Context: one part of a larger RNA
Molecule: small-subunit ribosomal RNA, central domain
Organism: uncultured prokaryote
RNA sequence: UUGGGUUUAAAGGGUGCGUAGGCGGAUUAUUAAGUCAGUGGUGAAAUCCCGAGGCUCAACCUCGGAAUUGCAUUCGAUACUGUUUGAAUAGAGUACCGUAGAGACAAGCGGAAUUCAUAGUGUAGCGGUGAAAUGCGUAGAUAUUAGGAAGAACACCAGUGGCGAAGGCGGCUUCUUGGAUUGAUACUGACACUGAGGUACGAAAGCGUGGGGAGCAAACAGGAUUAGAUACCCUGGUAGUCCACGCCCUAAACGAUGAGAACUAGAUGUUGUAGUUAUAAUCCUUUAGUAUCGUAGCUAACGCGAUAAGUUCUCCGCCUGGGGAGUACGGCCGCAAGGUUAAAACUC
Numbered sequence: 001u002u003g004g005g006u007u008u009a010a011a012g013g014g015u016g017c018g019u020a021g022g023c024g025g026a027u028u029a030u031u032a033a034g035u036c037a038g039u040g041g042u043g044a045a046a047u048c049c050c051g052a053g054g055c056u057c058a059a060c061c062u063c064g065g066a067a068u069u070g071c072a073u074u075c076g077a078u079a080c081u082g083u084u085u086g087a088a089u090a091g092a093g094u095a096c097c098g099u100a101g102a103g104a105c106a107a108g109c110g111g112a113a114u115u116c117a118u119a120g121u122g123u124a125g126c127g128g129u130g131a132a133a134u135g136c137g138u139a140g141a142u143a144u145u146a147g148g149a150a151g152a153a154c155a156c157c158a159g160u161g162g163c164g165a166a167g168g169c170g171g172c173u174u175c176u177u178g179g180a181u182u183g184a185u186a187c188u189g190a191c192a193c194u195g196a197g198g199u200a201c202g203a204a205a206g207c208g209u210g211g212g213g214a215g216c217a218a219a220c221a222g223g224a225u226u227a228g229a230u231a232c233c234c235u236g237g238u239a240g241u242c243c244a245c246g247c248c249c250u251a252a253a254c255g256a257u258g259a260g261a262a263c264u265a266g267a268u269g270u271u272g273u274a275g276u277u278a279u280a281a282u283c284c285u286u287u288a289g290u291a292u293c294g295u296a297g298c299u300a301a302c303g304c305g306a307u308a309a310g311u312u313c314u315c316c317g318c319c320u321g322g323g324g325a326g327u328a329c330g331g332c333c334g335c336a337a338g339g340u341u342a343a344a345a346c347u348c
Base pairs, nucleotide, nucleotide: 003320004319005318006317008301012316014201015200016199017198021194022193027086029084031082033081034080035077036076038074041071042070049065050064051063052062053061054060091191092188093187094186095185096183098181099180103177104176106174107173108172109171110154114150115149116148118146119145120144121143125136126135162169163168206247207246208245209244210243211242215241216240220236221235222234223233258315259314260313261312262311263310266293267292268291269290270289271288272287274285275284297304298303321348322347323346330341331340332339333338
């Protein structure tokens, strides 16, 4: 390389959008590029292969044939692919009436709790633990009452419930805004799928500038524990956590399962439409999700099983023994931390 694979053995890109490319539904005609068939030309000789012949045989040599799977030419075929073309609607999309939703962004508001400060009541403890101590407290703490300030997070509702491409999203109200989906018509007429590069988004931590700082809390300090204790436990506590703007671009970024399409038994929940029947016990049908079990089938097994890991097609990413190593060097990116691309020697 041909292959064979990719939930868990090596291997699905963190996720969208999308360029090139690849690939593409039914039908009419056209053309004849691919494809298929034939003609003549060429494809040197030697070699190889086959059949004869000559050296006593063989090697070797001579003759004939075949082969030379190719190339362009010419004449045809038209099923498939392609080109051009016409008309259509089953894919895709647009318009319309609705529906559900923690989808996004911005602004405003709310109550509980916590801490702090003030004032009152009140007196000797509080706090903490396995037990203690550090710590706080007669300069009046803890507890309790009143009104006040601040920041952060939103109990119950809450649900293998919902929404989002993923990361993720949860108090309430409003502005702006993305997507999904039901229904019935109308319209466009294959406009589709995938997607190397590219581009956008991307938890937490971290970085830059400026704010903010209640609680929590890396580092750090002290008290315990212990043989030791650079820990687990306790008392404190700074970055950080929060906001604005700009970077970083990684995660067990997981369903460890790429995207799209078609087909292939059922049963039971649940969310959102729509419909039927009937009446509030609801039941049945239909789709779009989301779960549990399970047939065939698949799988090394575990298990998966219409939300496939079944049966097929299209496109992309990736894997090819372990270590060395996701490292070195170089490139690109970054303020840095580092990220990304990515070897070899050697060794088993």